[in-house]
RNA sequence: GCUCCCAUCGUCCAGGGGACCAAGACACAGCCCUCUCAAGGCUGAGACGCGGGUUCGAAUCCCGCUGGGAGCA
Numbered sequence: 001g002c003u004c005c006c007a008u009c010g011u012c013c014a015g016g017g018g019a020c021c022a023a024g025a026c027a028c029a030g031c032c033c034u035c036u037c038a039a040g041g042c043u044g045a046g047a048c049g050c051g052g053g054u055u056c057g058a059a060u061c062c063c064g065c066u067g068g069g070a071g072c073a
Base pairs, nucleotide, nucleotide: 001072002071003070004069005068006067007066010026011025012024018056028044029043030042031041032040049065050064051063052062053061
């Protein structure tokens, strides 16, 4: 330099055009339980890398950028 893949709560991930409020696990906070802690139960907060485009509608499709990874040279 060329080609390909990936980027979503703190972490790991699901969702591949419209489904209610982007789902779940762990972690975190509050409450219940307990003499206390842990475990368990209930509730809650928390995310679509950035900029454009297509579309009535974009986390999802297209382009570019940024970051990460793989292969070739």